[in-house]
Context: one part of a larger RNA
Molecule: small-subunit ribosomal RNA, central domain
Organism: uncultured rumen bacterium
Formats: sequence, C1' cells, structure tokens
RNA sequence: UUGGGUUUAAAGGGAGCGUAGGCGGCCCGUUAAGUCAGCGGUUAAAUGUCAGUGCCCAACAUUGGCAUGCCGUUGAUACUGGUGGGCUUGAAUACACACAAGGAUGGUGGAAUUCGUCGUGUAGCGGUGAAAUGCUUAGAUAUGACGAAGAACUCCGAUUGCGAAGGCAGCCAUCUGGGGUGCGAUUGACGCUGAGGCUCGAAAGUGCGGGAAUCAAACAGGAUUAGAUACCCUGGUAGUCCGCACCGUAAACGAUGAAUGCUCGUUCUGGGCGAUAUACUGUCCGGGACCUAGGGAAACCACUAAGCAUUCCACCUGGGGAGUACGCCGGCAACGGUGAAACUC
Repeated sequence: UUGGGUUUAAAGGGAGCGUAGGCGGCCCGUUAAGUCAGCGGUUAAAUGUCAGUGCCCAACAUUGGCAUGCCGUUGAUACUGGUGGGCUUGAAUACACACAAGGAUGGUGGAAUUCGUCGUGUAGCGGUGAAAUGCUUAGAUAUGACGAAGAACUCCGAUUGCGAAGGCAGCCAUCUGGGGUGCGAUUGACGCUGAGGCUCGAAAGUGCGGGAAUCAAACAGGAUUAGAUACCCUGGUAGUCCGCACCGUAAACGAUGAAUGCUCGUUCUGGGCGAUAUACUGUCCGGGACCUAGGGAAACCACUAAGCAUUCCACCUGGGGAGUACGCCGGCAACGGUGAAACUC
C1' cells in the first nucleotide's frame, strides 16, 4: 500500500520465446460504449446534517432542504473505444555486399605430459625455508630413437569479435542461427511488454555405458607445530573427458529488467557504405576512455544514462529468528521452488 523506491543502503526475475492481459503511428468518415451537459424518476419513515420555528434556554418537539449513487430521456463529439476507407515513417520481407572464438557434427595438425620398448651413460634423482616420505645398481634422473594414449590448443591475441544469457579460441569441411550496411522494390501498424506456461541455462553433483594422459576433493604417508583432522612435500580415488538422461543453482555481476523517443562535445577502436585512394572527411551499427548540462547521499553516471519522458513486467518496505519450520509442487538422490510465526533487539 492511490506513497516512496530497486548500481553500492531492503529491492531487477539467470536468460529467451510467448498465452491472457495492459499499452500502442499518421489522415478522413461514421457510431456514441467510456466522457461531458440539460431534464425526469428513484434514493420509505425514523436517524444524521444544514437553515428556521415552538416550549424562558437547552435537552425535547417540529417545518423545509440535503450531495454522491442508480435508472430513463434529450443533446455535445475534443479525447479513448467500436467500425469503414486510406497512408508509410514503426515493424517485417525481397535484392546486393561484406562480417565474426555464434551453434551442431565429422575429420585432421604440431608442441608438451605420462607410459612402453630399444640405445648411450653412471650414481644419484626428486623435493623444500630446511628436510623427509618417494624413485633408483633388477640401472633411475639426464639424453637419443621408435611407439601408444588421453586432454588442452603456445604465438597471432587486443583496451578484439560473436552470442539472449550461460558462454564461445589450433586447422579444415558439411549443416545451421545471427546481426550490420546499402537499396528504397513488397506488405501496410502486422507493434511494445509479458502474470501463468514452455525452452535454454557455468561449475559442482546424480544414473547408465565408455574413456582415463594430466590435474586432483576424499584418503595414506612425510614435514611443520604445543597440537596441525590445515597451509608445504610425496603419492592418490571419485571427478576432470565422451555419449545418453537428470539436476536448475552461482558475486548466473554492468551487483544496473525490456522497449521507444529526446538531450554539449573530445578521443581511440571493430564491421560496412560514400566509383577508384595508403591521406582526409562524412554516415550507420557496435566496443572503450574523458567530459557539458542534468542527475546522485556520495562514490560516481553522463547518446552503451544512474539525464528528460512514456508503456509493460519483476521486486522492496527495520535487524535477528530465516531463505529456517510447516504444507504443497518438482527431483533417483543431493537438493531446488514457494515461504511464515512465536520470541528478541
């Protein structure tokens, strides 16, 4: 609770698609539902209230009036709505051009790592603050050759790009999504938002089946220490990888919902266009830095707004108790969603 807010104080849903709903461009006509005006009816009496009157006053009694509302009727037509016609600037499509780590699948490359075999070679290697556990004369470490496996892609690389978000990086091919620019050919408001709903959603985790090089929760040992269930060291299993299916959460962050219009400049940069051009310059879309007005409690934001406005959604309302309990829904489970109160300060 018709208020004020949501970058950092409580508060933007993790993200998209979209149902209902809400809101919606320019011009002409029509209608008269909303809206506005006149008139009529109704709104019982008592009560109430306003103005009077009668008891000396008051209480008390009594006369007249009383808004809003509802119904009907006659009009008005600016705006909103309904309806008919038209328009092109919003939106979409066509055509042309270039763009990018966007997605899926398959293939392929080199370095490194570990392992195996063979060779050279001999006493150490490894590790640390210092050590030890560990490995090593059954020949290690080092080095050369050959082979195997799995995972990740050095340089380029950026203050870069793409994607709705999560996220995406060796190279090639196939399939596929996307935005941008140019052009004004086509449709003619087809739009914006979006409660529910559906889909996507890092890492970890779960089920089944593979794979297993590295790293590494748990675990074991060695150290350190008063202790050391740690930090350091040597090992090491789940996991890390792939397929299918779940889970559905993150400081899922720009801690900033989406859309549209308007509002001083400077500078760097990615993609396009203006015939040709490395210069200069204009323009559109994107990514950064600084700043005027303005905003802000300040930090700061400032055409990528946190400015000026409009539309729609979500959310907040002192701290703790508590994102807990209970109930319900979902999940194989882990747990997730929804979400209090007593009490207390």